[in-house]
């Protein structure tokens, strides 16, 4: 130096989650680096941390460790966006009521607020009128027969004169029906500037007297009160994106370590 055979070692790694912890199946990120069985109402281990069984490479420039690094991920802070929950005992916009009287408006010397007096409205009693109802009075209509009067015709009696009863018709009425509103009477009342008497003076209103400048609270303003979670506001907790920092970290890159044994030529 070459060949053969062995051994160490290797045949991916990471993140979240789960777990006392460590791995795995499952999910995600890198990326290409064997197979079989077990395994999320889980499977197997115990800080030396998958278990069990095979196959391949094999001291090849592979393996191990560290650094760096980007693809990702975790945590924290800030900003933006998006929506969730609670709060009316933070607070605005609204709502209720009260007060004030700065501005506006209205009334007021053709006399305000207040004051005094007399009335009305109010209550009771006695009546009056009106309205409504009933009855009565008036007018009209109104009885085939069982209302009245007169009773044609006809009927009956009579020798006759005439008499009798009496239908229709006509007139007048009863019961009934209707009309007018001019009689009288009676009942009633959210009718009435009605009459008389008694009562009452809180409110409203009318008038008179006195007095001499304000009154109202309609609108805005100011203050207080009530209520409201739609919006603003306060608090809590999510999701997404961006920035900064922290912790990790696949592949790539760099450094160090290891770089073995046996036999034969």
């Nucleotide at each position: 130096c070459u060949g053969u055979g062995c051994u160490a070692g290797g045949u991916g790694g990471g993140g979240a989650g789960u777990c006392a912890g460590c791995g795995g199946u499952g999910c995600c990120c890198u990326g290409u680096a064997u197979c079989c069985g077990c395994a999320a109402u889980c499977c197997g281990c115990u800080a030396u941390a998958g278990c069990g069984g095979a196959a391949c490479c094999g001291a090849a420039c592979g393996c191990c460790u560290c650094c760096c690094c980007c693809g990702g991920a975790u945590c924290a802070g800030c900003g933006c966006g998006u929506g969730g929950a609670a709060g009316g005992u933070c607070u605005g916009c609204g709502c209720u009521c009260c007060g004030u009287a700065a501005g506006g408006a209205a009334c007021g010397u053709u006399g305000a607020u207040c004051g005094c007096a007399a009335g009305g409205u109010c209550u009771c009693a006695u009546g009056c009128a009106a309205c409504g109802g009933g009855c009565u009075g008036c007018c009209g209509u109104g009885a085939a027969c069982c209302g009245u009067g007169u009773c044609a015709g006809g009927a009956u009696a009579g020798g006759g004169a005439u008499a009798u009863a009496g239908c229709a018709g006509c007139a007048c009425u009863a019961a009934g029906c209707g009309g007018a509103u001019u009689u009288g009477u009676u009942c009633g009342u959210g009718u009435g500037c009605c009459a008389u008497g008694a009562g009452g003076u809180a409110g409203c209103u009318u008038u008179g007297c006195a007095g001499g400048a304000g009154u109202u609270a309609c609108c805005u303003g100011c203050g207080g009160u009530u209520u409201u979670a739609a919006c603003g506001c306060u608090u809590c907790g999510g999701c997404g994106c961006g920035c900064u920092g922290u912790u990790u970290c696949a592949a790539a890159g760099g450094a160090g370590g290891u770089c073995g044994c046996a036999c034969a030529g």

Predicted 3D model of a 265-nucleotide RNA (Bacterial large signal recognition particle RNA) from Candidatus Borkfalkia avistercoris. Its mean pLDDT, the model's own confidence on a scale to 100, is 76. It is recorded under the gene name ffs. The source organism's lineage runs through Bacteria, Bacillati, Christensenellales, Christensenellaceae and Candidatus Borkfalkia. The sequence is in RNAcentral, with records from ENA.